Small-subunit ribosomal RNA, 3' major domain from an uncultured bacterium, 479 nucleotides, folded computationally. The full RNA is in RNAcentral, with records from Greengenes.
Context: one part of a larger RNA
RNA sequence: UGACGGGGGCCCGCACAAGCGGUGGAGCAUGUGGCUUAAUUCGAUGCAACGCGAAGAACCUUACCAGGUUUUGAAAUGGAGGUAGUAGGAGGGUGAAAGCCCGACGAGCCCGCAAGGGUCAGCCUUCACAGGUGCUGCAUGGCUGUCGUCAGCUCGUGUCGUGAGAUGUUGCCUUAAGUGGCGCAACGAGCGCAACCCCUGCCGUUAGUUACCAUCAUUAAGUUGGGCACUCUAACGGGACAAACCUGCUCUGCAGGUGGGAAGGUGGGGAUGACGUCAAGUCAGUAUGGCCCUUACAACCUGGGCUGCACACGUGCUACAAUGCCCGGUACAGAGGGACGCAAUACCGCGAGGUGGAGCAAAUCCUCAAAACCGGGCCCAGUUCAGAUUGCAGUCUGCAACUCGACUGCAUGAAGCCGGAAUCGCUAGUAAUGGCGCAUCAGCUACGGCGCCGUGAAUACGUUCCCGGGCCUUGUACA
Numbered sequence: 001u002g003a004c005g006g007g008g009g010c011c012c013g014c015a016c017a018a019g020c021g022g023u024g025g026a027g028c029a030u031g032u033g034g035c036u037u038a039a040u041u042c043g044a045u046g047c048a049a050c051g052c053g054a055a056g057a058a059c060c061u062u063a064c065c066a067g068g069u070u071u072u073g074a075a076a077u078g079g080a081g082g083u084a085g086u087a088g089g090a091g092g093g094u095g096a097a098a099g100c101c102c103g104a105c106g107a108g109c110c111c112g113c114a115a116g117g118g119u120c121a122g123c124c125u126u127c128a129c130a131g132g133u134g135c136u137g138c139a140u141g142g143c144u145g146u147c148g149u150c151a152g153c154u155c156g157u158g159u160c161g162u163g164a165g166a167u168g169u170u171g172c173c174u175u176a177a178g179u180g181g182c183g184c185a186a187c188g189a190g191c192g193c194a195a196c197c198c199c200u201g202c203c204g205u206u207a208g209u210u211a212c213c214a215u216c217a218u219u220a221a222g223u224u225g226g227g228c229a230c231u232c233u234a235a236c237g238g239g240a241c242a243a244a245c246c247u248g249c250u251c252u253g254c255a256g257g258u259g260g261g262a263a264g265g266u267g268g269g270g271a272u273g274a275c276g277u278c279a280a281g282u283c284a285g286u287a288u289g290g291c292c293c294u295u296a297c298a299a300c301c302u303g304g305g306c307u308g309c310a311c312a313c314g315u316g317c318u319a320c321a322a323u324g325c326c327c328g329g330u331a332c333a334g335a336g337g338g339a340c341g342c343a344a345u346a347c348c349g350c351g352a353g354g355u356g357g358a359g360c361a362a363a364u365c366c367u368c369a370a371a372a373c374c375g376g377g378c379c380c381a382g383u384u385c386a387g388a389u390u391g392c393a394g395u396c397u398g399c400a401a402c403u404c405g406a407c408u409g410c411a412u413g414a415a416g417c418c419g420g421a422a423u424c425g426c427u428a429g430u431a432a433u434g435g436c437g438c439a440u441c442a443g444c445u446a447c448g449g450c451g452c453c454g455u456g457a458a459u460a461c462g463u464u465c466c467c468g469g470g471c472c473u474u475g476u477a478c479a
Base pairs, nucleotide, nucleotide: 001479002478003476004475005474007473008472009471010470011469012468013467015463016462019426020425021424022423023422026318027317028316029315030314031313032312033311034309035308042053043052064304065303066302067301068300069299070298073129077128078127079126080125081124082123083122088105091102092101093100094099108120109118110117111116131293132292134291135290136289140287142282143281144280145278147276152191153190154189155188156187157186158167159166160165171182172181173180197270198269199268200267202238203237204236205235206234207233208232212227213226216225217224241264244258245257246256247255248254249253320419324378325377326376327375328374329373337366338365341360342359346355347354348353385416390411391410392409393408394407395406396405432455433454434453435452436451437450438449
């Protein structure tokens, strides 16, 4: 100087407390451990691994296993030599396929009238080489997680100290903040904080189609004429700064109130992550040093496996019901997607879906709401709760759904009556709850992830305690 303390002081954070809803019990989904296996490919392992890499494992993917094949190779560059019925190749044999074998037909470019010559490509031989998801993340780059969006981390000059270092950065007040003020042997500065950026909340200007419809006509319908007011769209501006006033305190500012305002004290959300820590993670995204394999640790194919199942854990979904379930009727979103696509009306089917195809490369067209509300039924029961499991019959995607897809109909109806110790999230348009969309994608094991809107709470006395963190100080057997 740091680090540490079941030392002290001050201060924060859904850290506790106050509340609301969960997890832990059940069934299922998913990841992991373990076990099993020919293989169950590999990585990730306290927080910060475990719905993680994987925004899509039936084949492919695929790296694993079994079997069958290839050896200048599946893809690359170059040297040497050779090569005309050559390259290519309809078709055929064999085979599970890859491969191996046969093969009608049958070339190009340059010079030349032609014969022919040359040459490139291809093929063969050979030599260099290729190739490796093989090892090392403790050789690395790059990227990422984490403490933590915590308020810190440093430098120049000066000064103090023999020196390591200190000072500044400490003190008092204040702030979300090393934010600012005052003081001070310090005076300044940098990286962080804040602001600048994006979305959202209000208004104005400009613009008016594919959006909109107040007034005037018109229609089944903003449908058409018309209009640019309104909504909206999207570009530019305005607006909020403790700005004005009052009260309290010296300054900074804080607290309370008043008016104005769409908004009031960082308005709400996002992007943004300092010096560094964990030899943290990644050689399997790519790149890359070294090491290793080279008829194999490379390459191709068929099939299997990654989906195995006494068990254990994590993350979720669905429930256990009456604030509910079932049936019928019916209204209101936002954000997105679409040409190998999205698909209306119509018809067929109980349904998944099928037939067919108007329209739409999109403010035009298409997919579209759900909880809710109203009416009726159920009457507290393992039920008209719950839906696992299983049987049968089907639909769709795809070369192909046995291992191993999703969905539909009928039947079957299991556990489950609110969950021990323990433990998680959340402070407002939040939690809770309801649906909708997108990426990946032929299809899908999505109940996951990322977004969007609808309905919409409770509670916070407070900082004693638990956890994490910041500043000062003190002790030290630590560096």